[in-house]
Molecule: SAM riboswitch aptamer (S box leader)
Organism: Algoriphagus sediminis
RNA sequence: GGCUUAUCGAGAAAGACCGAGGGAAGGGCCCUACGACGUCUUAGCAACCUGAUUACAAGGUGCUAACUCCCAUUCCGAUUGGAUCGGAAAGAGAUGAGCG
Numbered sequence: 001g002g003c004u005u006a007u008c009g010a011g012a013a014a015g016a017c018c019g020a021g022g023g024a025a026g027g028g029c030c031c032u033a034c035g036a037c038g039u040c041u042u043a044g045c046a047a048c049c050u051g052a053u054u055a056c057a058a059g060g061u062g063c064u065a066a067c068u069c070c071c072a073u074u075c076c077g078a079u080u081g082g083a084u085c086g087g088a089a090a091g092a093g094a095u096g097a098g099c100g
Stems, first nucleotide, its partner, number of pairs: 002099007013042005021031003026071003043064003048060003051056001068092001073089006
């Protein structure tokens, strides 16, 4: 990297190093020299798996800006001049567990 499956409107940050981009990709809109992103340490959240055995958080992951930040495709509804708004689904993505 691929397949299957579950979840994705909740929750949870400080320090050190680095130094210009980052938020997946197109558009939007944001974050960022009051130092983002990333790495490390510590802390926390959570409860997917293991343990334990029935409610704990010990172990393995994961996560700690914005709903997966929003939109993009299809359908339904409101409205209709275009647009816009609301809902559902799909697609894509992320994470866990299992498989080859």